[in-house]
RNA sequence: GCCAGACAGUCGCUGCUUGGAAUUAUCCAAGGGGAGGAAAGUCCGGGCUCCACAGGGUAAGGUGCCAGGUAACGCCUGGGGGGUGCAAACCCACGGCCAGUGCAACAGAAAGUAUACCGCCAACCCCGCUUUAUCGCGGGCGGUAAGGGUGAAAGGGUGUGGUAAGAGCGCACCGCGCUAAUGGUAACAUUUAGCGGCAUGGUAAACCCCACCUGGAGCAAGACCAAAUAGGGUUCCUAUAGGCGUGACCCGCGCUGGAACCGGGUAGGUCGCUUGAGAUUUGUGGUGACGCAAAUCCUAGAUGAAUGGCUGUCCAUGACAGAACCCGGCUUACGGC
RNA sequence: GCGAGAUAGCUCAGGCGGUCAGAGCGUCGGAUUCAUAACCCGGAGGUCGAGAGUUCGAGUCUCUCUCUCGC
Numbered sequence: 001g002c003c004a005g006a007c008a009g010u011c012g013c014u015g016c017u018u019g020g021a022a023u024u025a026u027c028c029a030a031g032g033g034g035a036g037g038a039a040a041g042u043c044c045g046g047g048c049u050c051c052a053c054a055g056g057g058u059a060a061g062g063u064g065c066c067a068g069g070u071a072a073c074g075c076c077u078g079g080g081g082g083g084u085g086c087a088a089a090c091c092c093a094c095g096g097c098c099a100g101u102g103c104a105a106c107a108g109a110a111a112g113u114a115u116a117c118c119g120c121c122a123a124c125c126c127c128g129c130u131u132u133a134u135c136g137c138g139g140g141c142g143g144u145a146a147g148g149g150u151g152a153a154a155g156g157g158u159g160u161g162g163u164a165a166g167a168g169c170g171c172a173c174c175g176c177g178c179u180a181a182u183g184g185u186a187a188c189a190u191u192u193a194g195c196g197g198c199a200u201g202g203u204a205a206a207c208c209c210c211a212c213c214u215g216g217a218g219c220a221a222g223a224c225c226a227a228a229u230a231g232g233g234u235u236c237c238u239a240u241a242g243g244c245g246u247g248a249c250c251c252g253c254g255c256u257g258g259a260a261c262c263g264g265g266u267a268g269g270u271c272g273c274u275u276g277a278g279a280u281u282u283g284u285g286g287u288g289a290c291g292c293a294a295a296u297c298c299u300a301g302a303u304g305a306a307u308g309g310c311u312g313u314c315c316a317u318g319a320c321a322g323a324a325c326c327c328g329g330c331u332u333a334c335g336g337c
Numbered sequence: 338g339c340g341a342g343a344u345a346g347c348u349c350a351g352g353c354g355g356u357c358a359g360a361g362c363g364u365c366g367g368a369u370u371c372a373u374a375a376c377c378c379g380g381a382g383g384u385c386g387a388g389a390g391u392u393c394g395a396g397u398c399u400c401u402c403u404c405u406c407g408c
Stems, first nucleotide, its partner, number of pairs: 001337003005314007013034002016031006036320001040331002043329005048218004055251004060214005065079005080094001081092004095209002100207002102203002117148002119144003125140005156174006175198001176196005181190003222271004232262006242256005278297008315318001338408006346362004355393001364380004386402005
């Protein structure tokens, strides 16, 4: 990417068209149509309808490398970066912990403006022993972060110099960060140049910050016809007010007197509904997602809710599964090529 | 079409991720009693619906699925 058992007969079911009948709630005949790639989950996005053609602010929620596609998206395409793998290839919720706040159990000296348990040192200072000094030994005050140990994680790595011992303390290489240059639309990249001894540990599927997006409800939306709420009675409240709607809140906007009780009465039907961001073929632009043009086609629309049963032949046994306003995705289930 | 939930046999807690897996009833053992119940003491019993991911670490956060309930 493609298929979704095939063909024939027969009996049904449900819409549509035509013809006929009927006292209009229907009936008969003929013709033609009748589930899916997921119709599923309802996880996203849009159309459509009503509320203001959805307005301002707050709150809340979502998305998160870059560019493009699209009606739109959390989807798709291409690219960048990272990870796994010998490779082919596959995978990635992939902004920001040098804005702030928080968290890190147990263990451990220390969990973040680092610290010192074991260890290492005895150059400097003090005390004791030895023999006054030198040397030596022990202790104190100290130095250190190389080594050990704890932990998921301990403040660059290797080497060399240096030192009492050590340490980016100095240096070389590697790594890292910043600035510039160059290439690229950009993300980003670099055998480029300069600077910085490194100052910046982890966690944002923690609060949060930054950028962008989101008004609410849903076909039981909603519209029309008809009935009914009506009309009637009682009581109460109120006038630059109050109530209702706009389904988080405030503003704004629209409508309008309001509340309780008594009594009376009731019935559904039609539309929305399938012609659509539609399908097929050809041409064409683009790496691609996709776009453009022409021609052709019409392909379920129910409302207790249809699409099924039987027989025969063949392939050699047909899995997952049944529309309910529509469409684009994702996810899940599943047979075969 | 919309919303909520799943933790021990039953009914339910579990705050901002950690030594936090708990309570009541039930069940088992002991003690008490002549015996039973109640009271008292002690114990067992859990892959926190399933599978992935984030994280050092998930009952808790995120995603997907399953089941149940309500409007």
Two RNAs folded together computationally: RNase P RNA and transfer RNA, 408 nucleotides in total.
Rfam match: Bacterial RNase P class A. It is annotated as a ribozyme.
Model confidence (mean pLDDT): 76 of 100.